[in-house]
c-di-GMP-I riboswitch aptamer from Paenibacillus roseus, 84 nucleotides, folded computationally.
The prediction has a mean pLDDT of 83.
The RNAcentral record of the sequence draws on Rfam.
Rfam family: c-di-GMP-I riboswitch aptamer. Rfam describes the family as follows. GEMM was predicted in a large-scale screen for bacterial structured RNA regulatory elements.
């Protein structure tokens, strides 16, 4: 450096729950204490999937993303500790 993996050590990050906030929702930020689980459960919305439908269309049912999910799967980027 490349590749591999949580055996170990150091440590990390947080599902869900509680309170408040922002949102048309979908979610999100913060917050309380536990901690579902995570070798990237770090960044990044590039790709597919999948949520929502404010607005717009539509005679009604509905349809639709410029909202969103990285803890849906992948790319791409950076990173501890060890084996090889």
């Nucleotide at each position: 450096a490349a590749c591999u993996g949580a055996a170990a050590a150091u440590g990390g990050c947080a599902a869900g729950c509680u309170u408040g906030c922002c949102g048309a929702a979908a979610g999100g930020c913060a917050u309380u204490g536990c901690a579902c689980g995570c070798a990237a459960a770090g960044c990044u919305a590039u790709g597919g999937g999948c949520c929502u439908a404010a607005g717009g269309c539509u005679g009604u049912u509905g349809c639709u993303a410029u909202g969103g999910u990285u803890g849906c799967c992948a790319g791409g980027u950076u990173g501890c500790c060890g084996a090889u």